[in-house]
Context: one part of a larger RNA
RNA sequence: CGUACGAAACUUGAGGGGUUUUCUCUUUAGUACGAGAGGAUUUGGAGGGACGUACCUCUGGUGUUCCUGUUGUCACGCUAGUGGCAGCGCAGGGUAGCUAAGUACGGUCGGGAUAAGCGCUGAAAGCAUAUAAGCGCGAAGCCUCUCCCAAGAACAGGUUUCGUUGACGAAAGUCUGAAGUCCCCUGGUAGACGACCAGGUUGAUAGGCUAGUGAUGUAAGGCGUGCAAGCGUUUCAGUCGACUAGUACUAACGGACGAAAG
Repeated sequence: CGUACGAAACUUGAGGGGUUUUCUCUUUAGUACGAGAGGAUUUGGAGGGACGUACCUCUGGUGUUCCUGUUGUCACGCUAGUGGCAGCGCAGGGUAGCUAAGUACGGUCGGGAUAAGCGCUGAAAGCAUAUAAGCGCGAAGCCUCUCCCAAGAACAGGUUUCGUUGACGAAAGUCUGAAGUCCCCUGGUAGACGACCAGGUUGAUAGGCUAGUGAUGUAAGGCGUGCAAGCGUUUCAGUCGACUAGUACUAACGGACGAAAG
């Protein structure tokens, strides 16, 4: 831009793509077959491998500053308590997120037309013949089924809902600006950027605060005790990034586009 008014939501599926893998055990059965050795077709059941998709409840990993311990040195006048630097100084743990080695699921089944092959009926050719007319069975393959995309599928589809005002004017026109959308702003279940999604005061979108979950592991100061290092108590304390709620305290201000042609 088109889809012949403007929008919002939900859809149909022409067409395209993905998957469609493999092994073992067991039952039938030590049966059929075979002198024996050996050893099935078929049917049912179960468990794996690899691969794929999704996810983070569990098991773990990471988690560059969430907590703790600690070495050297420097600073805050000193003690105490903190902070800087040394690969996050080193070390022990670890929330969210991301993740596999973790968890869950998938290939199946079914239908249709067939290949090789196997048949029924059956003449030409009184017989025979699966074929000439006609009718069947038959594969990991083909088309479906299943999953994903999908109406620029230009034959551009369908359904539902919403809107199509008012003022002045003789008209032309001017002002107004519907449903809805965008810019802008607060953000993330989204993301290279666009896009997508949640919100914009009739508000819990983000931050803050409060409470909780969770992590770390019992803060500082005081008191007691010990010659001291230290220990005990106050104290399952103190601190805390992303997690869950509540709460307008802070920031979501402001602006524009937008309809009847034939």